[in-house]
């Protein structure tokens, strides 16, 4: 000098949960909050806390017909596994 490995996270599939007597998720504002390739560091990304607005698909069976349980669905649903994508800067790692 050249090539490459490697994050947070995103998409899909499968599995397993939660809710459906609305949480979750998504949106807006605030904080100068947290973490983020091996190190430093940082936002275009991710998360956390507080507040706010908006929003939904239930049905059947059992039953004491309220509650509860089961099944099939539904959800701007959680988690795990696999595949694909995947850090601008500086330093480092591996091959040539």
């Nucleotide at each position: 000098g050249u090539a490459g490995a490697g994050u947070a996270g995103g998409a899909a599939a499968c599995a397993u949960g939660c809710g459906u007597g609305a949480a979750g998720u998504g949106c807006c504002g605030c904080g100068c909050g947290u973490a983020u390739g091996g190190g430093a560091g940082g936002u275009u990304g991710a998360c956390c806390g507080c507040g706010g607005a908006c929003g939904a698909a239930g049905g059947c069976c059992g039953u004491u017909a309220u509650c509860c349980g089961g099944c099939c669905g539904c959800g701007a649903u959680g988690u795990g596994u696999u595949u694909c994508c995947g850090c601008a800067u500086c330093c480092g790692c591996u091959g040539c």